[in-house]
């Protein structure tokens, strides 16, 4: 120095061009339960790494950049 992979709520994942509000689990908060406390049941908050580009329309497709991961020299 090349070249490949990845990058979404606090964590881990899921989406593969549109509809619905970006869904799921743990986790968190508030209710209810309960003598407390867990458990259980209800809501509820909480993410698309940055910037451009393509499209009528991007989390997604392309291009730079950042950031980790691995290869080679």
């Nucleotide at each position: 120095a090349g070249c490949c992979c990845c990058a979404u709520c606090g964590u881990c994942c899921a989406g593969c061009g549109g509809u619905c509000c970006a869904g799921g689990a743990c986790g968190c908060a508030a209710g209810c339960c309960u003598c407390u406390g867990g458990a259980g049941c209800u809501u509820g908050a909480a993410a698309c790494c940055g910037c451009g580009g393509u499209u009528c329309g991007a989390a997604u497709c392309c291009g730079c950049g950042u950031g980790g991961g691995g290869c080679u020299a």
A computed fold for a 73-nucleotide RNA from Candidatus Micrarchaeota archaeon CG1_02_55_22, annotated as transfer RNA.
Rfam family: tRNA. Rfam's curators write: Transfer RNA (tRNA) molecules are approximately 80 nucleotides in length.
Model confidence (mean pLDDT): 81 of 100.
The sequence is in RNAcentral, with records from ENA.